This is a predicted structure of a 528-nucleotide part of an RNA (small-subunit ribosomal RNA, 5' domain) from an uncultured bacterium. The coordinates come from a structure-prediction model, not an experiment, and the mean pLDDT is 85.
[in-house]
Context: one part of a larger RNA
């Protein structure tokens, strides 16, 4: 010094911090949605219109159409690659520092420019239909009526066939400043494969609308910003009882692949490449900023917070996309668990809580989106176990309190005693005060901004009662501050080291007294 644990004890507050073990297994709830101002439906409510029917009339009104408002299963868009968790793997495809990219990408955002044609088309979700038995009609397909377990299939998960519909979904054509490909010419720069720019010719590439009429969007090209990919150098634990290692291996040519370089992959060719400055192998380990300690050098460490990396039941794979080989997306295989009508299905807390298990050991199945931040939306807003808070634990640090003054040559009790006395000790009692903290009540600044919005916190201040509710732990032989009596008798026991105990033990156990710390004190473990 500590993410500590254990023993005894325990008043309050603030700020931190809390599964170090089984990257073993998980019941339950929540943790990523949002947009109806992209789209067609469906449903609900209201208004309106047509209208069978009812009524003497006023009127009512099955049902159909239209409009408005609201809701939203589906299609579509954006997000879901962030945020949150963990440290298994990995000794270098990692991290740190410094460079390079004339081998690269970048949705949203900012900015500059050019556009969106009166063009056209086919689908598909949603939606509707699809049961069986009986009767009737019909050659039949089929149609009508009725019954039933209300019905395509399936126990479910899920899923089939037919019909038919919309779009900012999809496809085709047109236009092309710019861009791009090929080709020819020129200029500047660079060590260079080349880079940048100009001119000509030929080829290629786009779009989407919505609306409350304010706007919000769409396409192409350039610049910026941001974020990333890749490469190089140096550094980065132990082991030689690991000394040789290597066939995609090292290099070349060509082809492929990628946003991009490259044996990244492949065909052929050459025979290289690495190594005592430790290759190859084995062991261990996320790395850094930092943190602990120390006068420093150093040594140890990597919890919390920040940056990077890696992983998401285990292994593999790709799809979508600006971005993933994707924790709460997909597929395949393995293990495990669960459901089942036995035909077949479902799942992944190393998110927040929580459970059992393990362990010396680590918390609430809490409140809120008020703040900060994020996703979507024109906005209102919705979502957000990120986050903000509260709860639990003396786990740590810090602050405060458990009272203050007076009070005897000194009560009682207890301990010691040379029996005279000494100690506990102004300590108590008693007297007079005070009101921190905790308790009861009131106010409610500020965290919240021009205004609106507070889950939670409750300062400051006022009133109230009354010393009341609040002290322990270890030690006292030397090191090391602190001593006597009794018990015990090498026993029982103590102990960090030296060592104590065998009849007067300051060392064991108890008591009185003392010393040291104090809401803590000791012990154990680990580091300097």
């Nucleotide at each position: 010094a500590c993410g500590a644990a254990c023993g005894c004890u325990g008043g309050c507050g603030g700020c931190g911090u809390g599964g170090c073990u089984a990257a073993g297994g998980c019941a339950u709830g929540c943790a990523a949605g949002u947009c109806g101002a992209g789209c067609g439906g469906a449903c609900a409510u209201g208004c309106u219109u047509c209208a069978a029917g009812g009524g003497c009339a006023a009127c009512u009104g099955a049902g159909g159409g239209g409009c408005a408002u609201g809701u939203u299963a589906g299609c579509g868009g954006c997000g879901a690659a962030c945020g949150g968790g963990u440290g298994a793997g990995g000794a270098a495809u990692g991290c740190a520092u410094g460079g390079a990219u004339a081998a690269c990408g970048u949705a949203c955002c900012c900015u500059g420019g050019a556009c969106a044609c009166u063009a056209g088309g086919g689908a598909u979700a949603g939606c509707g239909g699809c049961g069986u038995c009986c009767c009737g009609a019909g050659c039949a397909a089929u149609c009508g009526g009725g019954g039933c377990u209300u019905u395509g299939c399936g126990a479910a998960a899920g899923u089939g066939c037919c019909g038919g519909u919309a779009a900012u979904a999809c496809c085709u054509g047109a236009u092309g400043a710019c861009c791009u490909c090929g080709u020819g010419g020129g200029a500047u720069c660079g060590c260079a494969u080349g880079a940048u720019c100009c001119c000509g010719c030929g080829g290629g590439c786009a779009a989407a609308g919505g609306u409350c009429c304010g706007c919000c969007g769409g396409u192409c090209c350039g610049g910026g910003a941001u974020c990333g990919g890749u490469c190089c150098a140096u550094g980065u634990c132990c082991u030689a009882u690991c000394a040789g290692c290597u066939a995609g291996u090292u290099g070349g040519u060509g082809a492929g692949g990628u946003a991009a370089c490259g044996g990244c992959c492949c065909a052929c060719c050459a025979a290289g490449g690495c190594g005592a400055u430790g290759a190859c192998g084995g062991g261990u380990a996320u790395c850094g900023g930092g943190c602990g300690u120390g006068a420093g050098a150093g040594c140890g460490u990597g919890a919390c917070c920040c940056g990077a990396c890696a992983c998401a039941u285990c292994g593999g794979c790709a799809c979508u996309g600006a971005g993933a080989c994707a924790c709460u997306g997909g597929c395949c295989g393995g293990a495990c668990a669960c459901c089942u009508a036995c035909g077949g299905g479902u799942g992944g807390c190393u998110g927040c809580a929580g459970c059992a298990a393990c362990g010396a050991a680590u918390a609430u199945u809490c409140c809120g989106c008020a703040a900060u931040g994020g996703a979507c939306g024109a906005a209102a807003g919705u979502c957000u176990g990120a986050c903000g808070g509260a709860g639990c634990g003396a786990c740590g640090c810090c602050g405060c309190g458990u009272g203050c003054a007076g009070g005897a040559a000194g009560a009682a009790g207890u301990c010691c005693u040379u029996c005279g006395g000494g100690a506990u000790g102004u300590a108590a009692a008693c007297u007079g005060c005070u009101g921190u903290c905790a308790g009861g009540g009131g106010u409610g600044a500020g965290g919240a901004u021009c205004a609106u919005u507070g889950a939670c916190c409750a300062g400051c201040u006022c009133c109230u009662a009354g010393a009341g509710g609040a002290a322990g732990c270890a030690c006292c032989g030397g090191c090391u501050a602190a001593c006597u009596c009794c018990g015990u008798g090498c026993c029982a026991g103590c102990a960090g080291c030296c060592g104590c105990g065998g009849u007067a033990a300051u060392a064991c156990g108890g008591a009185g007294g003392g010393u040291g710390c104090a809401a803590g004190c000791g012990u154990u473990g680990u580091u300097c």
RNAcentral holds the full RNA, with entries from ENA, Greengenes and SILVA.